[in-house]
Molecule: small-subunit ribosomal RNA
Organism: uncultured phototrophic eukaryote
RNA sequence: AAGGUUGUAGAUCCCUGGCUCAUGGAUGGAACGCUAGGCGGCAUGCUUAACACAUGCAAGUCGAACGAGGUAAAUUUUAUCUAGUGGCGGACGGGUGAGUAACGCGUAAGAACCUACCCUUAGGAGGGGGACAACAAUUGGAAACGGUUGCUAAUACCCCAUAUGCUGAGGAGUAAAAAGGUAACGACCGCCUAGGGAUGGGCUUGCGUCUGAUUAGCUAGUUGGUGGGGUAAAAGCUUACCAAGGCAACGAUCAGUAGUUGGUCUGAGAGGAUGACCAGCCACACUGGGACUGAGACACGGCCCAGACUCCUACGGGAGGCAGCAGUGAGGAAUUUUCCGCAAUGGGCGAAAGCCUGACGGAGCAAUGCCGCGUGGAGGAAGACGGCCCGUGGGUUGUAAACUCCUUUUCUUGGAGAAGAAUAACUGACGGUAUCCAAGGAAUAAGCAUCGGCUAACUCCGUGCCAGCAGCCGCGGUAAUACGGGGGAUGCAAGCGUUAUCCGGAUUCAUUGGGCGUAAAGGGUCCUGAGGUGGCCUGUUUAGUCUACUGUGAAAGCUCAGGGCUUAACCCUGACAAUGCGGUGGAAACUGGCAGGCUAGAAUACGGUAGGGGCAAGGGGAAUUCCCAGUGUAGCGGUGAAAUGCAUAGAUAUUGGGAGGAACACCAAAGGCGAAGGCACCUUGCUGGGCCGCUAUUGACACUGACAGACGAAAGCCAGGGGAGUAACCCGGAUUAGAUACCCGGCUAAUCCUGGCUGUAAACGAUGGACACUAAGUGUUGAACGAUUCAAACGUUCAGUGCUGCAGCUAACGCGUUAAGUGUCCCGCCUGGGGAGUAUGCUCGCAAGGGUGAAACUCAAAGGAAUUGACGGGGGCCCGCACAAGCGGUGGAGCAUGUGGUUUAAUUCGAUGCAACGCGAAGAACCUUACCAGAACUUGACAUGCCACUCAGUCUCUUGAAGGAGAGAUGUAUCCCUGCCUCGCUUCGCGAGGCAAGAAGGUGGACACAGGUGGUGCAUGGCUGUCGUCAGCUCGUGCCGUGAGGCGUUAGGUUAAGUCCUGUAACGAGCGCAACCCUUGUCUUUAGUUAUGACCCAUCGCUUUGCGAUGUGAAACUAGAGAGACCGCCGGUGAUAAGCCGGAGGAAGGUGAGGAUGACGUCAAGUCAGCAUGCCCCUUUCUGUUCUGGGCUACACACGUGCUACAAUGGCCGGGACAAAGAGAUGCAACUCUGCGAAGAGAAGCCAACCCCAGAAACCCGGUCUCAGUUCGGAUUGUAGGCUGCAACUCGCCUACAUGAAGUCGGAAUCGCUAGUAAUCGCCGGUCAGCCAUACGGCGGUGAAUACGUUCCCGGGCCUUGUACACACCGCCCGUCACACUACUGGAGUCGGCCCAGCCCGAAGCCGUUUCCCCAACCCUCGGGAGGGGGACGCCUAAGG
Repeated sequence: AAGGUUGUAGAUCCCUGGCUCAUGGAUGGAACGCUAGGCGGCAUGCUUAACACAUGCAAGUCGAACGAGGUAAAUUUUAUCUAGUGGCGGACGGGUGAGUAACGCGUAAGAACCUACCCUUAGGAGGGGGACAACAAUUGGAAACGGUUGCUAAUACCCCAUAUGCUGAGGAGUAAAAAGGUAACGACCGCCUAGGGAUGGGCUUGCGUCUGAUUAGCUAGUUGGUGGGGUAAAAGCUUACCAAGGCAACGAUCAGUAGUUGGUCUGAGAGGAUGACCAGCCACACUGGGACUGAGACACGGCCCAGACUCCUACGGGAGGCAGCAGUGAGGAAUUUUCCGCAAUGGGCGAAAGCCUGACGGAGCAAUGCCGCGUGGAGGAAGACGGCCCGUGGGUUGUAAACUCCUUUUCUUGGAGAAGAAUAACUGACGGUAUCCAAGGAAUAAGCAUCGGCUAACUCCGUGCCAGCAGCCGCGGUAAUACGGGGGAUGCAAGCGUUAUCCGGAUUCAUUGGGCGUAAAGGGUCCUGAGGUGGCCUGUUUAGUCUACUGUGAAAGCUCAGGGCUUAACCCUGACAAUGCGGUGGAAACUGGCAGGCUAGAAUACGGUAGGGGCAAGGGGAAUUCCCAGUGUAGCGGUGAAAUGCAUAGAUAUUGGGAGGAACACCAAAGGCGAAGGCACCUUGCUGGGCCGCUAUUGACACUGACAGACGAAAGCCAGGGGAGUAACCCGGAUUAGAUACCCGGCUAAUCCUGGCUGUAAACGAUGGACACUAAGUGUUGAACGAUUCAAACGUUCAGUGCUGCAGCUAACGCGUUAAGUGUCCCGCCUGGGGAGUAUGCUCGCAAGGGUGAAACUCAAAGGAAUUGACGGGGGCCCGCACAAGCGGUGGAGCAUGUGGUUUAAUUCGAUGCAACGCGAAGAACCUUACCAGAACUUGACAUGCCACUCAGUCUCUUGAAGGAGAGAUGUAUCCCUGCCUCGCUUCGCGAGGCAAGAAGGUGGACACAGGUGGUGCAUGGCUGUCGUCAGCUCGUGCCGUGAGGCGUUAGGUUAAGUCCUGUAACGAGCGCAACCCUUGUCUUUAGUUAUGACCCAUCGCUUUGCGAUGUGAAACUAGAGAGACCGCCGGUGAUAAGCCGGAGGAAGGUGAGGAUGACGUCAAGUCAGCAUGCCCCUUUCUGUUCUGGGCUACACACGUGCUACAAUGGCCGGGACAAAGAGAUGCAACUCUGCGAAGAGAAGCCAACCCCAGAAACCCGGUCUCAGUUCGGAUUGUAGGCUGCAACUCGCCUACAUGAAGUCGGAAUCGCUAGUAAUCGCCGGUCAGCCAUACGGCGGUGAAUACGUUCCCGGGCCUUGUACACACCGCCCGUCACACUACUGGAGUCGGCCCAGCCCGAAGCCGUUUCCCCAACCCUCGGGAGGGGGACGCCUAAGG
């Protein structure tokens, strides 16, 4: 104390590996946006252009060193100021971080040094001298600044003497000063020499101090020595000579970047990042070079030179350096006042007073940061108004406001008023500041961001993939909690957000603390000297290690404890710490060193042994091909099928002989050998390694191994051979849309050998090497031993090589003594995907190429293992009129009907693969009707509420296309309720009449509203279709798995069935299946009218061989109740199961047949136009309502579904027979009559087992037609009629006569059906005035054929397998091309920066030389000398070329 959580790659899972991000945490010299009250306080403030700077200030002081000149006072004199000489200080303080990867810094040591001022000790201060400024005169120059002559002082300069110092072995040599200043007799400040101290500094060394090897070699003063020189001082610091060294894989050199440390930020820590402010060190001062002075500089506000720039100029020449404090411009996202004061602290000078001090102390500006405080407190519900939402009830803003009482931090005004001062006094910039007192009045004071998840906080409106948001995921395509606004909420708060940056999270470079079988990652293999690591025992050492003491580790900071400002921030004091380095002492286990020994590791010898280990030589047979010869004849060969090809010039086939090359069948195996690559006919020679056994020998000789070296499949390359077969390339033939392929026929390189190169592979066990330890079992190879008479088998041990498996490990899969277990040692490698093993550089190669090996840019993933589905031209099993076997159709014709398309004012709308298309529509002439044109209405055709008036209703007329508008007549009322009155009948009560007041109704009016077949079926309910009547879909508990999930539901059988049985980590259960329901098939029983009524019998009537009526009433029928079928019985089979097969009986036999019944779910399937319904839209000349007419019936065309046909199994004519189920009062209608007929005129019966529709038809009998576009077929058209209806023109049906089209069985393709089925034949119903019905829904009649079987097509079920799919194969996904844009590489070239090397030129300056010139101090023999200066020359050298 390392935390928790989310998102992505996902249908799911693994905290398995990896990527990205946010929240959260934290920081600050920050900036930007919005906002802004105060105090306070305390800090901080050019991170960029070491860019350029106007102006002012930032270093002076001393008259008690000196001469001189002024000023003031009334003079002697005093006071005071100063240009110059002189002294000290301008090397501190202040700024900046350009350079620097370095002894620069940090730390710890060291020796060869210096140190003004200061302290201390000792001594001295004697004797002399000559100048130069100032000044005066004169003179040059625009200026800056000078020149010449003359005078002068000193604590300025010089000489001599002296010397405990210096040099030197010694002798010897050699170095100083101001008798000063003030003051006045106490002294103080100075000067010189020497020693010591303190302080400060110079130098040397160990260790530490960024990145790059796509920088591997660097170095000539370089490394060392000697002599000379030089410095304060060691030293190649410098020079001459000599030697050839020195540094480097422990990273030299080179390149890039960078001041460094204390510290700061973060972090649990280890670390990582950083070096503002404060403090230490370094470096720099316009750029480069140089020295002078000095104790100290190579000098920020000094000098010289060169360069760039700026300024002045009289053009001759000069001046300058803010990286000091303010300030200006520029740059930039961005950083302050040209302030006050020396009062304090500190510094310089001075004896001091004092002067100077942009150091410093303060103030100003800036929310830049940190800390503290406030913007009011208490009460106050009619829960006010307003806003927002709303389910219209209310909720919320909200005790919030108003209102009442109170307080005054802050604010305003007035008054008092510090400490900081070190003293006895004087002296305060800040500052009338802090602070205190009084008065006044809630008065002067709240914003910002967010509200989809991560992440605290939700609704309305607007918008409609637009505008926009976004940190990641993502949001927005008409109901957005994600955009914009409103309301509300949440979080912080004088701030809040954003951006940028750092650490953290990230154990995501892993020392603490990761990995490498499949996720990224083991080098192709071996050998080996560097390096790392290393067996047992003894002694010694003490380097590592441990320990005690000690020096240091600056202060500040951090931490802790106290204290001071009212608190805090802040400040003060003390302690700790500073994990480090050094010194001294001690210990001796372990590691290391040294010495000695041992034998268990390793190696050698000896005896055996297995082997495709390697190299070379020789030999062998089988097969292919070719050549020669024989036999022999028409094909061979090849394929899915073919063709190219070979063959009558004789192939293939077959026999014999020969040539040549390559490879070695069987044995052969999970077997053997080798380091790996790899190695196979036999024999011989040479040769490497392993294993076993047994004693000896050596005595740790070992393991690993960067770099280097060797080996290294195939293909490829070079040179020379060889070449049978095979065969890239190439040529043909096929296949195909194409086929640069797969298949076929040929054929070259190659394959083979020798010599050389290449150096890579999925070089794989995708698993580096070595050693040790850790259950077993079972094969197999080699060896030895035991036992055995021997062989084999057996037991034990060692060495290999396989399988199963415990513990353990693993994300899982799996591994498991041959580890992926447990440990040790060494090497190699990895750090998201793509870009990319690419570019570039280097290197190797003859080349091909190999090795090493990036970045820009881009994505939020890529990946592993496992899971569930789905899918597969994967596998297994099974089913279905799915195929097959059959029967009949469709597709061709005409017509009907629906759809598309087109047309139209409108052709209303919907349905569109199966699962739309005779569908919604079980009836479009008007209506319907939704569409179009026109005419009208506007509270409306319809509902509720309000007001007024009226009371219904009926009829006629005018006008209009109609809706409607208008006029008149009649009527004077009562259906319902209440009350009252009268009468009648009276048991309640009922009936009739009258009156009153309403209601309903009607008319008119105003407003709320009505209305909408307008949109959205992708907002919905309900209903429906479909997979599919397929056999499936799930749950509880339990068990297994980290988990998704699995088991159950799988397996073996069986079934129509997840039906049942058996087994079984499952045991049970639910929805489905089945059954229960309806119809039908058999029987029994009961009951029966309107059904039936045979035969017999009886009676009666008549049109009397018979018919009819009545009675009896079996069977049938009707409809109630029962029975019956269950693999129940028998045999076989199966597992003594479930079941299956066969049989008996039975009306029916294995769910008897048919129906109803549709699991979890799928298709955003269909329907807002059946209904309901959210939201949106129209709403008074409308998308509402009414009406007339039209349209939905159009017609070059295409499709679907049907009807009728094409005929003789038929058509037509005549005659004859047999159903079932239904309908009927605005109805069905017998029967009679009229009409050819449709129908009409009458009319019995029937509210139906009664009457009626109603004639069933196919069928049977007889006749005719005789294969034709017909006596088939009936379309089309004409004429005449009928019916319905206000109305048949657009646009009905029917009848009669006439007309008589296409069509002679239908291409590709395609549909239905398994038994009372298909096919065929009629009948009925609903809707309905009528009907375009050939449709739809029912009913019965006649009544087949076929099924071998499951290979294939389609659909489905179960198991299994692969998957990169999950919107699930109608998936996913790859490449080219076109256009645009982005980034990088190459590119003819071109232009810069930095650095290196060579050469030329060479300023200033130090040093050296000097024969030229000059010169006060000292010496002098007066000529000069010593010494100095200048010039010239030389060396070095900046800039420049």